[in-house]
Molecule: c-di-AMP riboswitch aptamer (ydaO/yuaA leader)
Organism: rhizosphere metagenome
RNA sequence: CGCCGAGUCGCCUCACGAAGGGGCGAACGGGGGAACCGUUUCUUUGGGGCUAAUCGCGGCCCCGGCCCUCCAGGCCGACCGCGACGCGCUGCUCUUUCUGCGCGAGCCCGACAGCUAACCCCGUAGGCCUAGGAAAGAGA
Numbered sequence: 001c002g003c004c005g006a007g008u009c010g011c012c013u014c015a016c017g018a019a020g021g022g023g024c025g026a027a028c029g030g031g032g033g034a035a036c037c038g039u040u041u042c043u044u045u046g047g048g049g050c051u052a053a054u055c056g057c058g059g060c061c062c063c064g065g066c067c068c069u070c071c072a073g074g075c076c077g078a079c080c081g082c083g084a085c086g087c088g089c090u091g092c093u094c095u096u097u098c099u100g101c102g103c104g105a106g107c108c109c110g111a112c113a114g115c116u117a118a119c120c121c122c123g124u125a126g127g128c129c130u131a132g133g134a135a136a137g138a139g140a
Base pairs, nucleotide, nucleotide: 002128003127004126008026009025010024011023012022013021014020027124028123029122030121031120032119037114044111046112047109048108049107050106054084055083056082057081058080059079063077064076065075066074067073085104086103087102088101089100092139093138094137095136096135097134098133099132
């Protein structure tokens, strides 16, 4: 200079000023919450939320846990592969497409939540770095 992400901006005050602290507002994002509608959804096989971060089929039983007195065997997790599906980048911006390269983690609520007007509540973090390209339309 840029990228992922809601995670930005303005004002007041402690205070003459900076870092910082305490507030207010806007904007963006998320949750709860009627009627109507929906409910082959749940009630330990617990359930649910944020997020792209889910699902299926195999492999491996080297590793961890559980069942089994033990062995053998079985189940789960991790790991490996494939597929489906979802997400990001591709440099003036947006939409669509091609190509190339990546990601599919983590955290939270605490027995409990469908949708949901009014109303109520919460967040404004954290983490990154390569110099890739092409087509159409609209803008700047």